[in-house]
RNA sequence: GAUCGGGAGAGGUCCGCCACGCGCGGGCGCCGAAGGGGCAUCACCCAAAAACUCUCAGGCAAAAGGACCGGUC
Repeated sequence: GAUCGGGAGAGGUCCGCCACGCGCGGGCGCCGAAGGGGCAUCACCCAAAAACUCUCAGGCAAAAGGACCGGUC
């Protein structure tokens, strides 16, 4: 790296439109475990982390995705 299995959190909220579809647009409320950003400290300088932190992205029925764990190659 590939593949299989497990895998959390948070409104399927309000309004409008409609071809009445789990759709589209707008608003507010929320989540952190894709990704991304930031920081302590050893250690004067450079460099460097996270499951911490921010929530840009992503997500808040199902589906999909999913850090991480296990098996196989």

Source information
The RNA shown here (Glycine riboswitch aptamer) has 73 nucleotides and comes from uncultured Telluria sp. The RNAcentral record of the sequence draws on MGnify. Its Rfam family is "Glycine riboswitch aptamer". Rfam describes the family as follows. This family represents the bacterial glycine riboswitch.